[in-house]
Molecule: small-subunit ribosomal RNA
Organism: uncultured prokaryote
RNA sequence: CUGGCUCAGAGUGAACGCUGGCGGCGUGGUUAAGACAUGCAAGUCGAGCGAUGAACCUUCGGGGGGAUUAGCGGCGGACGGGUGCGUAACACGUGAGCAACCUGCCUCGAAGCGGGGGAUAGCCUUCCGAAAGGGAGAUUAAUACCGCAUAUGGUCUUCGGAUCAAAGGUGGGCUAAAGGUGGCUUCGGCUACCGCUUCCGGAUGGGCCCGCGGCCUAUCAGCUUGUUGGUGAGGUAACGGCUCACCAAGGCAACGACGGGUAACUGGUCUGAGAGGAUGAUCAGUCACGCUGGAACUGAGACACGGUCCAGACACCUACGGGUGGCAGCAGUCGAGAAUCAUUCGCAAUGGGCGAAAGCCUGACGGUGCGACGCCGCGUGGAGGAUGACGGCCCUCGGGUUGUAAACUCCUGUCAUCAGUGAAUAACCGGAGGAUAGCAAACGCCCUGAAUUAACCUGGAGAGGAAGCAGUGGCUAACUCCGUGCCAGCAGCCGCGGUAAUACGGAGACUGCGAGCGUUACUCGGAUUCACUGGGCGUAAAGGGUGCGUAGGCGGCUAGGUGUGUCAGGUGUGAAAUCUCGGGGCUUAACCCCGAAACUGCGCCUGAAACUAUCUGGCUAGAGUCUUGGAGAGGUGAGCGGAAUUCCCGGUGUAGCGGUGAAAUGCGUAGAUAUCGGGAGGAACACCAAUGGCGAAGGCAGCUCACUGGACAAGUACUGACGCUGAGGUACGAAAGCGUGGGUAGCGAAAGGGAUUAGAUACCCCUGUAGUCCACGCCCUAAACGUUGCACACUAGGUUUUGGGGGAUUCGACCCUUCAGAGCCCAAGCUAACGCGUUAAGUGUGCCGCCUGAGGACUACGGCCGCAAGGCUAAAACUCAAAGGAAUUGACGGGGACCCGCACAAGCGGUGGAGCAUGUGGCUUAAUUCGAUGCAACGCGAAGAACCUUACCUGGGCUUGACAUGGACUGGACCGGGCCAGAGAUGACCCUUUCCUUCGGAGCAGGUACACAGGUGCUGCAUGGCUGUCGUCAGCUCGUGUCGUGAGAUGUUGGGUUAAGUCCCGCAACGAGCGCAACCCCUGUCCUUAGUUGCCAUCAUUAAGUUGGGGACUCUAAGGAGACAAACCCCUUGUAGGGGUGGGAAGGUGGGGACGACGUCAAGUCAGUAUGGCCCUUAUGCCUUGGGCUGCACACGUGCUACAAUGCACGGUACAAUGGGAUGCAAUGUCGUGAGGCGGAGCAAAUCCACAAAACCGUGCCCAGUUCGGAUUGGAGUCUGCAACUCGACUCCAUGAAGCCGGAAUCGCUAGUAAAGGCGUAUCAGCAAUGACGCCUUGAAUACGUUCCCGAGCCUUGUACACACCGCCCGUCACAUUAUGGAAGCGGUUCUGCCCGAAGUACGUGAGCUAACCUUCGGGAGGCAGCGUCCUAAGGUAGGGCUGGUGAUUGGGAUGAAGUCGU
Repeated sequence: CUGGCUCAGAGUGAACGCUGGCGGCGUGGUUAAGACAUGCAAGUCGAGCGAUGAACCUUCGGGGGGAUUAGCGGCGGACGGGUGCGUAACACGUGAGCAACCUGCCUCGAAGCGGGGGAUAGCCUUCCGAAAGGGAGAUUAAUACCGCAUAUGGUCUUCGGAUCAAAGGUGGGCUAAAGGUGGCUUCGGCUACCGCUUCCGGAUGGGCCCGCGGCCUAUCAGCUUGUUGGUGAGGUAACGGCUCACCAAGGCAACGACGGGUAACUGGUCUGAGAGGAUGAUCAGUCACGCUGGAACUGAGACACGGUCCAGACACCUACGGGUGGCAGCAGUCGAGAAUCAUUCGCAAUGGGCGAAAGCCUGACGGUGCGACGCCGCGUGGAGGAUGACGGCCCUCGGGUUGUAAACUCCUGUCAUCAGUGAAUAACCGGAGGAUAGCAAACGCCCUGAAUUAACCUGGAGAGGAAGCAGUGGCUAACUCCGUGCCAGCAGCCGCGGUAAUACGGAGACUGCGAGCGUUACUCGGAUUCACUGGGCGUAAAGGGUGCGUAGGCGGCUAGGUGUGUCAGGUGUGAAAUCUCGGGGCUUAACCCCGAAACUGCGCCUGAAACUAUCUGGCUAGAGUCUUGGAGAGGUGAGCGGAAUUCCCGGUGUAGCGGUGAAAUGCGUAGAUAUCGGGAGGAACACCAAUGGCGAAGGCAGCUCACUGGACAAGUACUGACGCUGAGGUACGAAAGCGUGGGUAGCGAAAGGGAUUAGAUACCCCUGUAGUCCACGCCCUAAACGUUGCACACUAGGUUUUGGGGGAUUCGACCCUUCAGAGCCCAAGCUAACGCGUUAAGUGUGCCGCCUGAGGACUACGGCCGCAAGGCUAAAACUCAAAGGAAUUGACGGGGACCCGCACAAGCGGUGGAGCAUGUGGCUUAAUUCGAUGCAACGCGAAGAACCUUACCUGGGCUUGACAUGGACUGGACCGGGCCAGAGAUGACCCUUUCCUUCGGAGCAGGUACACAGGUGCUGCAUGGCUGUCGUCAGCUCGUGUCGUGAGAUGUUGGGUUAAGUCCCGCAACGAGCGCAACCCCUGUCCUUAGUUGCCAUCAUUAAGUUGGGGACUCUAAGGAGACAAACCCCUUGUAGGGGUGGGAAGGUGGGGACGACGUCAAGUCAGUAUGGCCCUUAUGCCUUGGGCUGCACACGUGCUACAAUGCACGGUACAAUGGGAUGCAAUGUCGUGAGGCGGAGCAAAUCCACAAAACCGUGCCCAGUUCGGAUUGGAGUCUGCAACUCGACUCCAUGAAGCCGGAAUCGCUAGUAAAGGCGUAUCAGCAAUGACGCCUUGAAUACGUUCCCGAGCCUUGUACACACCGCCCGUCACAUUAUGGAAGCGGUUCUGCCCGAAGUACGUGAGCUAACCUUCGGGAGGCAGCGUCCUAAGGUAGGGCUGGUGAUUGGGAUGAAGUCGU
C1' cells in the first nucleotide's frame, strides 16, 4: 500500500437476564393457512301474508289490544371483521382508453299502477327413521307466481344520413306493475306518505383493454398446436381463441422467451449527507384465500368465511342402517415455539343492516383489564451542615478516599395514601311547546353515559412508601486490593489466565445510562468493501493465446428540413394518513386537530433548435484504390548441396576401449578403440549471426525455382466517412499427447543394468522402447509474458540501430533533415513503492474482456466439445484473521569480493590408555545440605568439611526466644566460685556481693504477659549491586543539514593505509560523543639526589664486608632524560603510509599490566550482603548429642606421578627472586635412622630466622617390569587438637600393583615464550595443596602461506527467516472431530400417454310425470324426472423430468497435543 474481518450510531410487533414507584398515548400469535371444547360475531320487517293469540274490558254474544313467534314473502347475509396460502400475474403502482360494458339501495326528470287466474309452505291427518330428516293426503293467504289489457318510453328490424358503429325520422314486431299504513269520508271513494312498473340522465361501485415501473437464477437457450392470425358460429353485461368448425403457418426469445426458486403489491416504515439499501406489523388503498380439490345455483352484485352439491382427509354422534362439522370473526383451549393478552363492559358515542318509525341486531366500534413491549411526562426530596464522625477500602503508616455524603438543623408537599367536591364526551330520537286548517323548519325546556368515582379541584398526615443495571486492558468514559495460578474462567475484534492479573471471581472506588439497564437476533450505516454520485486490472484479485468479423456501442467537415432525445412555460393527475413548516387543543410532552408546502412521477397543450437523432445535398484532413521502388529466417510446394554422427564392406594395426569425483555395468584376441578407402540411410543446417530482420500471435534460418500474404517509402490521380471497437461466431494456435500409414542416423520418457546413499523407485554412467521426422486427421493447452487489450490525438530531450526518401559533399564515408520500425538513458507527469516515461504505466476519447479476503477450488455436480487423455464453463458447505504487493533494518546462506586471529598450516610439549588426587553425573542413603550445567558448569562458590564450620539427617530440649528496640508489671544486683544429675543442651542446690540520689527515680540484669524477633524457607523469570561471555573484537551512536509519503538513508559507503571507524584523499554532508590510541603502573638504558640494615674498586683488618673507612660500582627509592618514522635513501596521489640504512640500551603500539563502547545471552548469584512479594511462628525459628557432606557396579572433566639411560641412585660442589614471621619465625647445641623432642641466642625485620633445585664434577646401574615405577597392604611411630573409629598429615621398616609412551579424537604455545626445575604466600590448631596465586633458574623449535576447519570485521547479493537457520516449512501414513461430493436403493414434486369417472353447466333425448296459457277438449305449447354426449375433480396404470435435510458404502477437504517417514 492492497485487502478482508471487527467495533463505536440509529432502529424493532421483539425475546432472554437482573431490577421495578406513578400516569398519559400507542401497541401485543412474526412460529403450525396446525387442530379446536364452550359462548357470542347477521339479521330485520306484523305498516307484504295466512296462522297463533297472553294481560285487559265485557251486557259473556263479544270487543279491543297486541306481548310472542315457526312459516310464506321483501331487503340484507357479496358490506363490515380475519388471514397472507396461492400468485412473478395487467396481481399491484402510475398514466391513459372502452364508439366494447353492467350498476340493488340513493338522486333528477317523464309516464303509469286496469282487470283476472292457478297454486304452495305453514297448520291438520298419516307413514318411514335412533337421529338428522323425509314421503303421502287434505286445506289456505300475499307486495309469492302466471296470463290478458294499456305502451309515454324501451328494444329489434327497415329506411335514412355520412369523418364516425353518434344524434334523429317513418312503418312493422315485441315489451310493465302490488299493494300497505294514516287521515278524512257522502262508505262510492279522496288524499298524504311509503311502495311497485317502464324509460332518460346523475352519483356511487364494479368489469375489460393498453403504455411504463418494481425479485433471484443462463450450471434453465430455445419455447409454443388453441399455439399466432383469418372467416363463420356459439357464448358473455361487454371486447376477445373465451369456446367450436374450417383455412393459413404463424407467434415469442440474448432488450432473456421457456423453465426453476422465492414472494401478496402499494401509500409508507427503518437507515443514509445524499444517491441508495433493507422492509411491507399496527393505520390506509388494491388483490387473493376461507379444512383440501372441483362445481354451479340464487342474485344488481358471489362461483359466496359463519349458503348449496360432490369427492378427500380429519374429528364427533350413532340403535351400525346412517348422519353432523369447518374460529385465517371476538374471547378462549391444546399443540409447536425464545415469544404475544380477558372465555371482560356497552351499544352511551361513531358507523353498518332492516324498518314509516319507535326500535331490534351489530365481538364493527366505544371502553376497561393484562404485559416496562414502545414513546412521553413526573417522582424517589430541598437548603444549610467539617476538629472532614463511625464503618468500609487503600496506604510509602504520614495519610488518602467514600464525603456535605451521613448524623444534625430548618423547610417543601409532586406522585402514591385518606376524606370531600365533581365535570366534559349529549346531540339526536322521543314528549309537551313553538303551531297550526293540516304538514313542517329554526329555537328553548324535559329525557338518554358502558367507561364512572375516574379527570380536575379542595383539605389532612408525614421525608414518611418509591433505584437499579451494565461497564472500568485498547478500540471506549472509568483503578486499586484480595483470591485463583493456562486451573476456574473471560472474550465483539485484538487477545487475557502458567504466583505480584487495572482483562478471571469478590470487594472498595469510579464511569455511563436511569424505571430501567444489559445480552441475543435482525436491518441500514460506517463499507468509496459492486464505486450512478464514487473503485480498479505491469508486480497486490484482475487484459481474453492471437486475428477476422455479426449484432450492438461510438463516430470527420459543411448547408438545409423535421422536432426523437433535450430545455422552457402552462395544465390535469400524483387518495387520505405519514414526513417537513406555520398555527392550535390536552397543566407540558408523547398524542391529536387545522392550514401550507411537498409528493423529485406520469399524461396533455404551447414554444426553442445549440447539441443528439433522422432525412436531403455537398466536401476531403479519416479510411481505401492506383503507379514506381527497394528490404525481409513471412507462408506453401518441389528440387539440390556439403560437413558431422551411426551402420555396412575392405585395408593397416594390437590390447585395450569407453566412462566417472572415483568406479562399475558395457564393448573388445571371433581383432574393438585408433586410422585409411568405398558405400547406405536419416535428421539437422557450423561460420555469416547481431543488442539485426519478418509475422496477428504461436513462430520463422543451407541453396535454387514456382505460387503467394503483409508492411514501408516516394508520387500524382480516383472513391467520398466507405471508419473504430467487437458479446456470440469463426479461423489460426509451441511442446507433449491421440488415430491411420510410412520412416528411424542421432537423441531419448518408460524399462533394464552399474554406481552413490541410512534408503535412492533421483541427480552420475552403460543400454534402450514409445516419441522426436513425413503425409492426412484430431487435441486446443502453456510463465501462450512486455505477466502491460485494440484504435486515435496530444505532451522536453539525448544516443544507438534496421529499411526508404531528400539535402549537402572532395560524389566513398562521416554529416543535416524526414517517414516507418527496433533498443538504451532521462524531463514533466504518474505510481504504494519498484519503476514507466512519444514503443507510457503521462494527459484524454471510444469499444471489448476481466476483478471484489485467504483456503476449500485451474475442484464437485450439471451442460457443451473430444477416439481417449482431457478441455471450456463453474459453485457451496466448512475453516481462518488473515492471505498478499513493494520497499526498510537486521539475521542467515554447503552466495560473492576483501581482510584478521596459535583459526589452519609449520613446529614443541601434552590430554585421551595406567595408578592415585580432586570435581561432577549417576547410584545408594535417615541424611549423603545447597548452588554452578555447551563454549562461558565440572582442583567452580570452597584462600583449608574430624567437633565447630553446617545450611542436611537422627534423638533430646526451649517458646518474647541464641540476637535488636519499646513501654507495662513484678521481684532483685549482675558478675564470679563450688557441687550433683545428664550424651550434652540444660536443670536443681550452695557461697559471695551494689552505685548515684533532690528518696520520686535512673542504670544493670532475672521473671511474667505484649508489641515483636528469627528463617541458608520460595521466587535471580519481581529487583539493586557485582560478575561471566561475545571481545581488547573495532565497532556503537548523536546534533544540524540533505534525500525519501514512510520505515529509514546519508554521515559510517568509495580509493588507499593501519593493530585499530588509525590516518589521508574524494564525496550532501558538516561536526560531535562512547570506544581505539595516548595519559597510569611494572620492566629494559642513562643521569641527578640520598647512602642504612644494602654494596666493597682503592687503604687497613678478620675465620667471615667481621670491623675501620668509602659513595666509585651493585642495589635501594624519589625525581628526570630517552623513541617522534626524528635523520638519510627508495616506493606511493611524491598524501596517509610502507620498505631499507645508520645512530641508539631500546625502532616502528620496545615487553607486560590495569583499563572492557552500544549491547547480547529473562547468562550467573535471594547461599556474601541489600531488597519487593509470598510462606512458617511451642516452628520452616533457637540450643544440643551423634551421624552425614568423605558413602561406590559405573561414566566424564581437571591434575599429579610414571612407564625410564637427555634416566635412576649415592657422594661432592655452585648460583636466585617474590614473599612470611610475636598465641609467630626460630639459629648454634643436643637426643632420635626419621617425622620430631629438649632447649632457646636473635628478630616486630634490606639487620634475625629458612639446604634452592635442575645444572656441574665423580661413582654405580646396562635395557630388565629393572637399583624404572611407586599404588596397595601389614607393623611401628611423630605432631596438631577436648577428640584423629567413621574421617588428618607426616616418619620409619616391610610389601612392590597397574604401567614399556597410549584408538577414534582432542588441548596449549610465536621468545625470555613453550618446555623443564625448584622457591614463596594466603586460608590454617592440624590437614587430605598434586589445587590457587606469585617468584626466580635453565631455556628452544617453527610460521611456505591463507585452499580448507573454527571464530570475528566490512561491502555486496538472495530470502517465504524476525523468540531471526537450533529459523521456516511440504506431502503420505496413523488417531479424533467436522461439513461435503459419488452411490444400488428410498421419498417428494411435476409432466406425458392410457383407463375409470362423482357433483355440475351446456347440448341431445325425454315412450314416464305435468296447476296457470291456447284448444276444435282429442290435444298442444311449456316444464320436470330419467337417460345419453362433451368437459372434468379425486383415483388407477406406464414412462420421463426436477428435487431431497434419506442411503449400505466410498472419495477427497478442513481442523486438532510435543505421533511416523522423508526434506